[in-house]
Transfer RNA from a Thermoplasmata archaeon, 73 nucleotides, folded computationally.
RNAcentral holds the sequence, with entries from ENA.
The prediction has a mean pLDDT of 81.
It matches the Rfam family "tRNA". It is annotated as a transfer RNA.
Formats: sequence, structure tokens, C1' cells
RNA sequence: AGGCACGUAGCGUCAAUGGCAACGCGCCAGUCUGAUAUACUGGAGUUCGCAGGUUCGAUUCCUGCCGUGCCUA
Repeated sequence: AGGCACGUAGCGUCAAUGGCAACGCGCCAGUCUGAUAUACUGGAGUUCGCAGGUUCGAUUCCUGCCGUGCCUA
């Protein structure tokens, strides 16, 4: 330099046929306990890497860029 893949909550990951973004762990509060833990109940948290394009509508499609990993030279 070229090619391929990936980027979604604090961490690990789903989903998508374009139409309200979700699960586990974690976090916060409550019940329970002498206290903690477990268990149960409730709650908060995601500009879906950035920018642009297409579209009535983009996390999803297209383009560029950035980052990470692998491959080729």
C1' cells in the first nucleotide's frame, strides 16, 4: 500500500424483512437479615464508532473516514 471481517448500555452479546432497541452480568432502591450474602420485587442506563447520501422513515441499505483484528505484498 491492497484485500476481508468487526464496531450496539459499565462488561459480554441478540435482533433487523428499513417502522417502539433487547437479553445476561453489573449498578441503584426496596423486601428479607442482628449484619452481609442468596432469593424476590421495582428502577435507571444505548446520539446502535463518526460524517454524508438514499428514503415518508436508517441502528439496519450505499459512500467516505476512524478504530480493532486477520491476510497479501